Overview:
This is a predicted structure of a 110-nucleotide RNA (SAM riboswitch aptamer (S box leader)) from Virgibacillus halotolerans. The prediction has a mean pLDDT of 81. The sequence was found by an Rfam model in a public genome assembly.
[in-house]
RNA sequence: CUCUUAUGAAGAGUGACGGAGGGACAGGCCCGAUGAAGCACAGCAACCUUUCAUGGAUUUCCAUGAUUUGGUGCUAAUUCCUGCAAAAUGUUUAUUUUGAAAGAUAAGAG
Numbered sequence: 001c002u003c004u005u006a007u008g009a010a011g012a013g014u015g016a017c018g019g020a021g022g023g024a025c026a027g028g029c030c031c032g033a034u035g036a037a038g039c040a041c042a043g044c045a046a047c048c049u050u051u052c053a054u055g056g057a058u059u060u061c062c063a064u065g066a067u068u069u070g071g072u073g074c075u076a077a078u079u080c081c082u083g084c085a086a087a088a089u090g091u092u093u094a095u096u097u098u099g100a101a102a103g104a105u106a107a108g109a110g
Stems, first nucleotide, its partner, number of pairs: 001110007013041003017038001021031003025083004042075003047071002051066006079102001084099006
């Protein structure tokens, strides 16, 4: 980098460091000198892994839970909203719903 599967209306902030950008892309709308990115610490969560408990199966498996070990991830706004298609309502091109696409994360494969 590509492919497959799963998930996404929940949850979680401080700093005496840093010093102007950030929210993937485009449009919009926002955040930011009352301090952006980054960094440190803290926290959240429970995808994989280790361990333990309970239940089932009976040969090392399955389910649920704890969140114990390690690996990640995340900590403004639903993935901030929309992007493509369909349906319903409306009738002046809007609203709502559903699905997809794109992007994000995890696990596996190449």